[in-house]
RNA sequence: GACCGAUAAAGGCAAACCCGGCGAAAGCCGGGGACGCAAAGCCAUGGAUCUACAACCGGCGCAGCCGGUCAGGAUAGCCAGGUUACCGAA
Numbered sequence: 001g002a003c004c005g006a007u008a009a010a011g012g013c014a015a016a017c018c019c020g021g022c023g024a025a026a027g028c029c030g031g032g033g034a035c036g037c038a039a040a041g042c043c044a045u046g047g048a049u050c051u052a053c054a055a056c057c058g059g060c061g062c063a064g065c066c067g068g069u070c071a072g073g074a075u076a077g078c079c080a081g082g083u084u085a086c087c088g089a090a
Stems, first nucleotide, its partner, number of pairs: 004088002012037002017032006035077001041083003045080003048075003055069006
């Protein structure tokens, strides 16, 4: 230095759920809370999944309503990939 990851040490993050806020929604942010996490730090590039405001298509009893399609939205705590980093037993 690379891999690796202890019942080590110092620290870190925070699922569900609850409260407040934002959003059309998925979901996100803040507070509480801990199921878990060795990258559960960061990046939506590929796959996957979620949502469908707008747009487009169709219908109707047409200021609109209903149905369908679709990310430009979301998940980094779904997987791969990229990138940075604390500690040091075997």
Molecule: c-di-GMP-I riboswitch aptamer
Organism: Anaerolineales bacterium